[in-house]
Context: one part of a larger RNA
Molecule: small-subunit ribosomal RNA, 5' domain
Organism: uncultured bacterium
């Protein structure tokens, strides 16, 4: 000098765009953050209509709430950086794989069956949640048939499928080939510090067989062999998410990894699997643990590193806001519903950028203040005063684009912007002035009080302390501190 997710002190007018728990991966009150489909299925509350009525209601129709079965989604999106020095990441390759929804192609969609929730009855429990009996549907479940292609094969043969809905035109379903996009796995190279860590290793290294997986493989197991790594740093210890990038620098390099984007890991701590195309699953399940809460003491409930918000920690980091109008996502044929993703508003000079706090004229120069050699000098065209202007401000009127898609649809927002009116009106501070370093005098103090980045100032004339005046620098900021180059 430059930088910053900054903090602190003094000060503070406006706008645009960004950014905002770096600390306790500490604990969390409350609300919301993942649902949707009646064009898969049975049943069906309120309301409305009609009839009957003993005036309580009953029956039928319509209606479609809440729930249930089933499908898809919940593995995305959002958060965090604890762990990890590793094929985790980056980059370049590879072969033994999977892939719901989507696209292209081929073939099929036949005949049956048995249940079960909801519901009804009885019943247990404080609750959470159940138990028994009975009824019922399906695109839920099961069996048979068929098999071009598919799978296995000893090549003879063997095995295995489907689901319908309706508004009759579609949407689906099953088998299979290919694609797209996505993912799993393997390898070369690169990836911090310590040798005051020198040896490490027994599923260890390899083979055969077998199991397992979507798939290769000691991934697991049995047997066999005795290997494998290491001074080009193994092992151990410490630290750390990695990258695109960011900061600095002429570059080489050094430092760094907030925001945005890609990958990884994690979801109270540890372990485990289930379902599924996909998880070993943040707002799923089971077990154990710590913690918190409820309890009728028998037993139960919970997990903000989602968005807000609270306590705590800390030098320090925001609203328990608005909206699904846009973009995107889930479901749905659609209408639509859901979406703290997102779009916005709020708060904060935290940063960058822009604008303003007026412009022109105005004295051999008012007053006041300070200095003085008492002549004067400085403040200073500064003010007053005159003439203007209205960015900003206040008020009034109009008023968007963002909306795609013929109509309709805007949270932001009566916002931006435009026009008119008013009136210099509403708006300047901070630091420094011994040298480095730009800018000096007076008073006070008297090695005191104090200053200080370094050198150093202060013990009675202090340009270095404190105050005043003046000056210099920057400016809605200015200084200080921390950190990096």
């Nucleotide at each position: 000098g430059a930088a910053c997710g900054a903090a602190c002190g003094c000060u503070g007018g406006c706008g645009g765009c960004a950014u905002g728990c770096u600390u306790a991966a500490c604990a969390c009150a409350u609300g919301c953050a993942a649902g949707u489909c009646g064009a898969a299925c049975g049943a069906g509350a309120a309301g409305c209509u009609a009839u009957c009525u003993u005036c309580g209601g009953a029956u039928a129709g319509u209606g479609g709430a809440a729930a249930g079965u089933g499908g898809c989604g919940c593995a995305c999106g959002g958060g965090u950086g604890a762990g990890u020095a590793a094929c985790g990441c980056g980059u370049g390759g590879g072969a033994a794989c999977c892939u719901g929804c989507c696209c292209c192609g081929a073939g099929g969609u036949u005949c049956g069956g048995a249940a079960u929730a909801a519901c009804g009855g009885c019943u247990g429990g404080a609750a959470a949640c159940g138990g028994c009996c009975g009824c019922u549907a399906a695109u839920a479940c099961c069996g048979g048939a068929u098999a071009a292609g598919c799978c296995c094969u000893g090549a003879g043969g063997g095995g295995g499928a489907a689901a319908g809905a309706u508004u009759u035109a579609u949407c689906g379903c099953c088998u299979u080939g290919g694609g797209a996009g996505g993912g799993g796995c393997c390898c070369g190279c690169g990836u911090c510090c310590g040798a005051u860590u020198a040896g490490c290793u027994u599923g260890u290294u390899g083979g055969u067989g077998u199991g397992g997986u979507a798939a290769u493989g000691g991934c697991g197991c049995a047997c066999c062999a005795a290997g494998g790594c290491u001074g080009c740093g193994a092992u151990c210890g410490g630290u750390a998410g990695c990258u695109g990038g960011u900061c600095u620098g002429a570059g080489a390099g050094g430092a760094u990894g907030a925001u945005c984007a890609g990958c990884c890991a994690c979801a109270c701590u540890g372990g485990g699997a289930c379902u599924g195309a996909g998880a070993c699953a943040c707002g799923g399940c089971c077990c154990a643990g710590a913690c918190u809460c409820c309890u009728a003491c028998g037993g139960g409930a919970g997990g903000c590193a989602g968005c807000a918000g609270u306590g705590g920690g800390g030098a320090a980091u925001u609203u328990u806001c608005c909206g699904c109008a846009a973009u995107g996502g889930g479901c749905g044929a659609a209408a639509g519903c859901c979406u703290g993703a997102c779009g916005g508003a709020g708060c904060a000079a935290c940063g960058c950028c822009g604008c303003g706090u007026g412009a022109g004229g105005g004295a051999c120069g008012a007053a006041g203040g300070c200095c003085u050699c008492u002549g004067g000098g400085c403040u200073g065209u500064a003010a007053a005063c005159c003439u203007c202007u209205u960015u900003u401000c206040u008020c009034a009127a109009g008023g968007a684009a963002g909306a795609a898609g013929a109509u309709a649809u805007g949270a932001c927002g009566g916002u931006a912007c435009u026009u008119g009116a008013g009136g210099a009106a509403u708006a300047a501070g901070c630091c420094a002035c011994g040298g480095c370093u730009a800018a000096u005098u007076c008073c006070g103090u008297g090695c005191c009080a104090g200053c200080a980045g370094c050198c150093g100032c202060g013990g009675u004339a202090a340009u270095a302390c404190g105050g005043g005046a003046g000056u210099g620098g920057c400016a809605a900021g200015c200084g200080u501190u921390a950190u990096c180059c």